[in-house]
Context: one part of a larger RNA
RNA sequence: GGAUGAACGCUAGCGGCAGGCUUAAUACAUGCAAGUCGAGGGGCAGCACAGGUAGCAAUACUGGGUGGCGACCGGCAAACGGGUGCGGAACACGUACGCAACUUUCCCAGAACUGGGGGAUAGCCUUCCGAAAGGGAGAUUAAUACCCCGUAAUAUAAUGAGUUGGCAUCAUCUUAUUAUAUAGCUCCGGCGGUUCUGGAUGGGCGUGCGGCUGAUUAGGUAGUUGGCGGGGUAACGGCCCACCAAGCCAUCGAUCAGUAACUGGUGUGAGAGCACGACCAGUCACACGGGCACUGAGACACGGACCCGACUCCUACGGGAGGCAGCAGUAAGGAAUAUUGGGCAAUGGACGCAAGUCUGACCCAGCCAUGCCGCGUGGAGGAUGAAGGCCCUCUGGGUUGUAAACUUCUUUUAUUUGGGAAGAAAUGUAGGUUUUCAACUUAUUUGACGGUACCAGAUGAAUAAGCACCGGCUAACUCCGUGCCAGCAGCCGCGGUAAUACGGAGGGUGCAAGCGUUAUCC
Repeated sequence: GGAUGAACGCUAGCGGCAGGCUUAAUACAUGCAAGUCGAGGGGCAGCACAGGUAGCAAUACUGGGUGGCGACCGGCAAACGGGUGCGGAACACGUACGCAACUUUCCCAGAACUGGGGGAUAGCCUUCCGAAAGGGAGAUUAAUACCCCGUAAUAUAAUGAGUUGGCAUCAUCUUAUUAUAUAGCUCCGGCGGUUCUGGAUGGGCGUGCGGCUGAUUAGGUAGUUGGCGGGGUAACGGCCCACCAAGCCAUCGAUCAGUAACUGGUGUGAGAGCACGACCAGUCACACGGGCACUGAGACACGGACCCGACUCCUACGGGAGGCAGCAGUAAGGAAUAUUGGGCAAUGGACGCAAGUCUGACCCAGCCAUGCCGCGUGGAGGAUGAAGGCCCUCUGGGUUGUAAACUUCUUUUAUUUGGGAAGAAAUGUAGGUUUUCAACUUAUUUGACGGUACCAGAUGAAUAAGCACCGGCUAACUCCGUGCCAGCAGCCGCGGUAAUACGGAGGGUGCAAGCGUUAUCC
């Protein structure tokens, strides 16, 4: 000098864009953060409406017939998105190369099929136990829930035989046997289901290399290293097991200990390098501490299940409930870090044929000079060089200083009045063209931010300057007070009676809505 997720002191007009618990992965009140589909199903608790009954009427009762839909069965999603950095020094990450086999769900393209039957069970109803959480029994019912049968191509898999290629594992082709499916709904437009093939995408696994410290850590290792056989897995493998061998790693630092998420990058520097890894993006790990599997295409699963533990809460004392390292918010800790806000209008996601529903992702707003950038706090003229302050060689002079007053101009900003967006059409709805879909086209609908940005008018210099420093380094000097005191200080050093170094004043210098100090890095 530069830099910061900064903090502290004094000060503070505005806007744009960013950033905002670095500490206790401490504990959490409250609300919200993952639902959706009635075009899978039985139904109908609540709301509304046809209809019905009673009544002159108001109205009452009824009413799955309709709009819809609580709870329930079923499907898909919940493995994404969001958070944090505990652990981890290792294939965790980065990079390069590879495969022993997976890609089923969603997406794209293609082929074939979508036949028949059955038994249950939620819900509803009855009943019992319990304070509750919840649970038991009976009766009854549906499905795109579950099960069985049939069918199986030019489908797939396994096995056998043969052909071709190959040293071989094996691959290709032919053939035989065996095995493996399905579900319907509909507004008739469509939407699905099953099997298979190919693509796309994603994941899994392996190997080389790379990036920390300590030798006041020198030996470490028995599933350990390898083989054979088996089990297991989507798959290779001591991943696991039986047997056999005795290996394997290490001063080119094994093991142990400490520290640490890694990277793209960020800061600085001429570079080499050094330091860092907030925000944004990719990967990893974790979800009260530890373990464990289930479901599923995918988890060993933050807002799922089970067990143990610690803690908190409810209780009728028998027993139950919970997990903010999601968004807000609270307490605590700390030098220190924000609102219990608005909206799904846009982008994206889940579900749905769709309308749409949900979405603390996201888009916005609020708070904070935390940073960067921009603007303003006025411009021109104006010498009786006013008054006052300060200084001096003191009837006076110098300085503050064109500074003020005064004259005139302007109106960014401010205040006020009026107008007023883009972000949104590639959406949805209705109509038309078209043989239908698709496509095209016409009309119309949809904005949280927000009456915001922006534009125009009016008023009037009106609403707006501080902070640090002035001995040298280092730009900027005098007076008064103090008297080795009080104090200053980054280093050298100032202060003991003439202090440009302390405190005040006048003046000056630097930066400026900031300026200084502290901390840390180059």
The prediction has a mean pLDDT of 83. A computed fold for a 522-nucleotide part of an RNA from an uncultured bacterium, annotated as small-subunit ribosomal RNA, 5' domain. RNAcentral holds the full RNA, with entries from ENA, Greengenes and SILVA.